[in-house]
RNA sequence: UUCCGACAAGGGCAAACCAGCCGCGAGGCUGGGACGCAAAGCCGCGGGUCAGGGCUCGAGGCCCUGACGGCCGGGCUGCCGAA
Repeated sequence: UUCCGACAAGGGCAAACCAGCCGCGAGGCUGGGACGCAAAGCCGCGGGUCAGGGCUCGAGGCCCUGACGGCCGGGCUGCCGAA
């Protein structure tokens, strides 16, 4: 340094749910709250899921815009340290 990751140390994040506010919506923000997390830090690149709109007689499907990213990959960065 890389891999690895403990009933280690010190810290960190925060699902569901609740309240307030914002958004047509998916959902977001703040506070409370902890199911979990070694990248549950960042990006939003590929796939996926979801929402709004459009095309299509309809179905299937496709397109546009957006949301999640704690669904799976990918990129960048990073704390600690036993086996």
Model confidence (mean pLDDT): 85 of 100.
Predicted 3D model of an 83-nucleotide RNA (c-di-GMP-I riboswitch aptamer) from Candidatus Rokubacteria bacterium 13_1_40CM_69_27.
It was read from a public genome assembly, where an Rfam model found it.
The organism belongs to Candidatus Rokuibacteriota, within Bacteria.
Of the family's consensus pairs, 95% are formed in the model.